This is a predicted structure of a 394-nucleotide part of an RNA (large-subunit ribosomal RNA, domain III) from a Synergistales bacterium.
Its Rfam family is "Bacterial large subunit ribosomal RNA". Its family is annotated with ribosome and structural constituent of ribosome in the Gene Ontology.
Context: one part of a larger RNA
RNA sequence: GAGUAACGCAAAGUGUGUGAGAAACACACUCACCGGAAGUCCAAGGAUUCCUGGGGAAGGUUAAUCCGCCCAGGGUAAGGCGGGACCUAAGGCGAGGCCGAGAGGCGUAGCUAAUGGACAACAGGUUGCUAUUCCUGUCCCGUGCCGAGAUCGUUUGACGAAGGAGUGACGCAGGAGGCUAAGUGAGUCGGGUGAUGGACGUCCCGGCCUAAGGAUGUAGUCUGACAUCGGAGGGAAAUCCCUGGUGUUAAGGACGAGAUCUGAUGGGGAGGCAAACCUUCGGGGGAGUCGAAGUCAUUGAUGCCACGCUGCCAGGAAAAGCUUCUAAGGAGAGAUUGGCGCGCCCGUACCAGAAACCGACACAGGUGGGCUAGCUGAGAAGGCUAAGGUGAGC
Numbered sequence: 001g002a003g004u005a006a007c008g009c010a011a012a013g014u015g016u017g018u019g020a021g022a023a024a025c026a027c028a029c030u031c032a033c034c035g036g037a038a039g040u041c042c043a044a045g046g047a048u049u050c051c052u053g054g055g056g057a058a059g060g061u062u063a064a065u066c067c068g069c070c071c072a073g074g075g076u077a078a079g080g081c082g083g084g085a086c087c088u089a090a091g092g093c094g095a096g097g098c099c100g101a102g103a104g105g106c107g108u109a110g111c112u113a114a115u116g117g118a119c120a121a122c123a124g125g126u127u128g129c130u131a132u133u134c135c136u137g138u139c140c141c142g143u144g145c146c147g148a149g150a151u152c153g154u155u156u157g158a159c160g161a162a163g164g165a166g167u168g169a170c171g172c173a174g175g176a177g178g179c180u181a182a183g184u185g186a187g188u189c190g191g192g193u194g195a196u197g198g199a200c201g202u203c204c205c206g207g208c209c210u211a212a213g214g215a216u217g218u219a220g221u222c223u224g225a226c227a228u229c230g231g232a233g234g235g236a237a238a239u240c241c242c243u244g245g246u247g248u249u250a251a252g253g254a255c256g257a258g259a260u261c262u263g264a265u266g267g268g269g270a271g272g273c274a275a276a277c278c279u280u281c282g283g284g285g286g287a288g289u290c291g292a293a294g295u296c297a298u299u300g301a302u303g304c305c306a307c308g309c310u311g312c313c314a315g316g317a318a319a320a321g322c323u324u325c326u327a328a329g330g331a332g333a334g335a336u337u338g339g340c341g342c343g344c345c346c347g348u349a350c351c352a353g354a355a356a357c358c359g360a361c362a363c364a365g366g367u368g369g370g371c372u373a374g375c376u377g378a379g380a381a382g383g384c385u386a387a388g389g390u391g392a393g394c
Base pairs, nucleotide, nucleotide: 012030013029014028015027016026017025031391032390033389034388039371040370041369042368045351046350049349050074051073052072053071054070055069059067060066079140080139081347082346083345084344086117087116091112092111093110097106098105099104121138122137123136124135125134141343142342143341144340145339146338147337148336151333152332159329163325164324165323166322167321171312172311173310174309177305178304179303182299183298184297185296186295187208188207189206190205191204192203193201209267210266213262214261215260220255221254222253223252224249225248226247227246228245229244230243231242233241234240271290272289273288277284278283313316357366358365373385374384375383376382
């Protein structure tokens, strides 16, 4: 220079409280902002920032009684959620092997590795802080032991695999149908209502909800089905797969949303009553308890049936699992069902379009996925709002 620039886009006001001290802290009311987000739930990343009590040096672009700051204490509960005890992809490693003065490089089988496949739990309640984890109710999966047991089988061989076969198993575009979530209206249930202009009404406010599981097997999609005799092949075998003949028959089978019944004599439910405690005696507070209606119509998804159908060329993972077949072996196997047990390890707090992640900062930047109401509208645009959140640290 200079007490100058700046204090990081933004709406606050009033009252009360606390306190040594209040524009910024707490509470209340009014006002304003976002509302395909500035709400909400996950993944990554962070790693205690979460909750409670206390604090006031430093951090906070000002102050601070406040804080993602400091101190102390507390908090993350799982057979079913995610990962592992299952599977494989790219990639990585790599027995043998090939190559290379050496170090080492490549690579078969194999192992590893999710961002994929497979796989059993829902609703409600509860805490200051966790909940598909705790509690209540109703279910499901695997497995051990003890039973019941249709049926099949013991050399006319049931069953049985690291083997065979099928399935798993996949692109993009298009349009139609059947539904549901959700919304809206009517009706209904509960409540309110006009002291000073009007309105007792076609008025105002709020509610009208329920899962997994079990039963049924629909809209629809796919495929003829069964029996029997042959046949090359699937590197052994096969009753399986493939394929040919014959016969019988016009249906049989597979998949499959939703609705319905049950679950539910349960839960939740607007609202009413209300203990402790506090009180300026106005009230606050809320353990607990009682608890109405629960229908119809309409709109209707980008969600489900389902990559199912149709079309097209650029021709769109693998393995486990599941089903089935036999081999070695082999005398029991087993639909269904009852009882008593068992069910390991890791994650689980909190932030998450952000003051907690990546940007040296409490930084106008960046950050994958799900849900996403109303009026207007073609719309997830724009505008205004609901639920919810916020008023930007001078």

RNAcentral holds the full RNA, with entries from ENA. The prediction has a mean pLDDT of 82. Lineage of the source: Bacteria > Thermotogati > Synergistota > Synergistia > Synergistales.